[in-house]
């Protein structure tokens, strides 16, 4: 110097005027406005995909059925998530990427191949027989009939790979590799190492299946208080109807009191598995103490617009050995809280920082 690999962090800054919301303080008679002073979106606030708080149903106890997870050991409230480790693949390497079981059974493997799995036999090979055709012969060719896979071709895959003898061909036999069973050793454990028999070995479970563990159900529009209008119920003082009058009855409307909770209002609401800094165990994830801190809580939903000035980044020109620096023009993102928390994913303009790997050049 060049190309990478793995984390971490920022999300321009500052001032002016104008305004939005939410708390506290005052002021005005109230409902409210008004001033003052503080707080006032994100790494993702998104996807709503997993997991827990929190609220309400449901719930004696087992099974069945459905869903979901899947190397081991930890860590967590939890969790399909994080930490470390085991194997397998991919990379010259930092490093990334997947993970139960195909040897219980069942079922598929497009295209293209002869045959896709208790497979096949096209081309080529071998053996045997041939009455037809070549050839003077040996023999070719063609037909029939058997056999074989060690070459060809086709595929993502073609019955594990190599090597030796042998045989017209099949065949044997040994080493590796895989799988199964019985041991020893190492390790908490996935697992690695080794010994000894046995088998004779395609894929695929995000096909069905089998094993293992886990899983009630609905969501803050949960749900709670407190509660009109109107419709109910109840009782009542006048007051209309019946009536000559009075008790009685009846009846709309008023008054009172009950209900049920519907408009509208408040709680639920952000003080928390919180956040920072130091310390203590652990290899880490991640406890545990100690100090300090308060940080949005709206409700058709505020967190905003303008405007100058500095800075980023990029294009052109000048400028020059090469720069520094001058002018001018562009651009600055994905997004946006809505009960609340861990987390995975997915979008992101333009930076910064730290550890590492590989090459190249110099000392």
């Nucleotide at each position: 110097g060049g190309a990478g690999a793995g984390g971490g962090c920022c999300a321009a800054g500052c001032a002016g005027u104008c305004g939005c919301u939410c708390g506290c303080u005052c002021g005005c008679g109230g409902a409210g406005c008004g001033a003052g002073c503080g707080g006032g979106a994100g790494g993702a606030a998104a996807g709503u995909c997993c997991g827990g708080a929190c609220u309400c149903c449901a719930c004696a106890g087992g099974g069945c059925a459905g869903g979901g997870u899947g190397g081991c050991c930890g860590c967590u409230a939890a969790c399909g998530g994080c930490g470390g480790c085991c194997c397998c693949g991919a990379g010259u390497g930092a490093u990334c990427g997947g993970g139960g079981g195909a040897a219980a059974g069942u079922g598929c493997c497009a295209c293209a191949g002869a045959a896709a799995g208790g497979a096949g036999a096209c081309g080529g090979c071998c053996c045997c027989g041939u009455a037809g055709c070549c050839g003077u012969g040996a023999g070719g060719c063609g037909c029939g009939g058997g056999g074989a896979u060690a070459c060809g071709g086709u595929g993502a895959a073609a019955c594990g790979g190599c090597g030796g003898u042998g045989c017209a061909a099949c065949a044997c036999c040994g080493c590796c590799g895989g799988c199964g069973g019985c041991g020893c050793c190492g390790g908490u454990g996935a697992c690695g190492g080794u010994g000894c028999c046995g088998c004779g070995c395609g894929g695929u479970a995000a096909a069905c299946c089998c094993c293992a563990c886990c899983c009630g159900g609905a969501g803050c529009a949960a749900g709670a208080c407190a509660a009109a209008c109107u419709a109910g119920a109840a009782g009542g003082c006048a007051g209309c109807g019946u009536g000559g009058c009075c008790c009685g009855c009846g009846c709309a409307u008023c008054c009172u009191u009950c209900g049920g909770g519907u408009a509208c209002g408040u709680c639920g609401c952000u003080c928390g598995a919180g956040c920072c800094g130091g310390c203590g165990g652990g290899a880490a994830a991640c406890c545990g103490g100690c100090g300090g801190c308060c940080c949005a809580g709206a409700g058709g939903a505020a967190u905003g617009a303008c405007u100058g000035c500095u800075g980023c980044c990029u294009c052109c020109g000048c400028g020059g050995g090469a720069g520094a620096g001058c002018g001018g023009g562009g651009g600055a993102a994905c997004a946006g809280a809505a009960u609340c928390c861990g987390g995975c994913u997915u979008a992101u303009c333009g930076g910064c920082c730290c550890u590492c790997u590989c090459c190249g050049g110099c000392u």

Background
Bacterial RNase P class A from a Pseudomonadota bacterium, 363 nucleotides, folded computationally. Its mean pLDDT, the model's own confidence on a scale to 100, is 78. It is recorded under the gene name rnpB.